[in-house]
Context: one part of a larger RNA
RNA sequence: CUCUCUCUAAGGAACUCUGCAAAAUGGCCCCGUAACUUCGGGAGAAGGGGUCCCGUGUGUACCGUGAGGCAACUUGCGGGAGACGGGCACAGUAAAUCGGCUCUAGCGACUGUUUACCACAAUCACAGCACUCUGCAAACCCGCGUAGGGGACGUAUAGGGUGUGACACCUGCCCGGUGCCGGAAGGUUAAGUGGAGCGGUGAGAGCUGCGAAAUGAAGCCCCGGUGAACGGCGGCGGUAACAAUAACCGUCCUAAGGUAGCGAAAUUCCUUGUCAGGUAAGUUCUGACCUGCACGAAUGGUGUAACGACUGGAGCGCUGUCUCGGAGAGAGACUCG
Repeated sequence: CUCUCUCUAAGGAACUCUGCAAAAUGGCCCCGUAACUUCGGGAGAAGGGGUCCCGUGUGUACCGUGAGGCAACUUGCGGGAGACGGGCACAGUAAAUCGGCUCUAGCGACUGUUUACCACAAUCACAGCACUCUGCAAACCCGCGUAGGGGACGUAUAGGGUGUGACACCUGCCCGGUGCCGGAAGGUUAAGUGGAGCGGUGAGAGCUGCGAAAUGAAGCCCCGGUGAACGGCGGCGGUAACAAUAACCGUCCUAAGGUAGCGAAAUUCCUUGUCAGGUAAGUUCUGACCUGCACGAAUGGUGUAACGACUGGAGCGCUGUCUCGGAGAGAGACUCG
């Protein structure tokens, strides 16, 4: 010096990306317990007190149960406070085992699940919600796309697919493009049908080649519908008796121009936006504002009790994380052998 431990004056997070690590809390009994809440919770909330031994008293009072007894009562077994008096220690869950707590935001409702071997999460799943397909030899899936099987010994309150993701309040506008569904008048359209006509050969009959019109399905074009289908949801100019702003007006474009709610956000470039709170001091955090570079409604929007080895901020307790080191034990390293 390295590793594993123990202790440490005063201070107590000043350490650091971060209280990482360590310390602290800790069992049981009693008292007591807030906001909020889906009335279940939150909750072991928080915060206090007690805890050992001896005697009164072989474990008392009392409770349960059995036996005797008319009853009073006596007694066996099991459980078992509380009080008073006394005793010892620094310390009585004396060792070991054995929650730190609170406030406030984000995300995900929750329990669960995951990258065997760097990621456990806000991922995935989930109950619930919605759309869509499927009438049974079902749809769909496996199968040299045979036989057969699954679906299912089920039958639309069933089964498949897709999206969303408890619950509460909601879920706006656009069908022009793409998709899907419906329509069948017209246009286009293959093989097939058709055979005008033109060849080859032959003496001819014939054999044979090419072949126009016409006819000819789905599809596409076309006509409608459809957004919890893929998706999309504007610009410029002017205007109110200070100024500023623009409810209002004009104009261009569009399929339609973003509604409710939220908003410097897991989204804000400018940006450490501005104001307020917390700090002596706060690029983080919280509450507001709205100028949303580039939120927005099941690629769900906004809330939300409970939950979380999730993420951010603050505080109490506690500490060698630190000021700033020091001492000790053990194992290495090092020297000799």

Large-subunit ribosomal RNA, domain IV from Kiefferophyes invenustulus, 337 nucleotides, folded computationally. The organism belongs to Kiefferophyes, within Eukaryota. The coordinates come from a structure-prediction model, not an experiment, and the mean pLDDT is 87.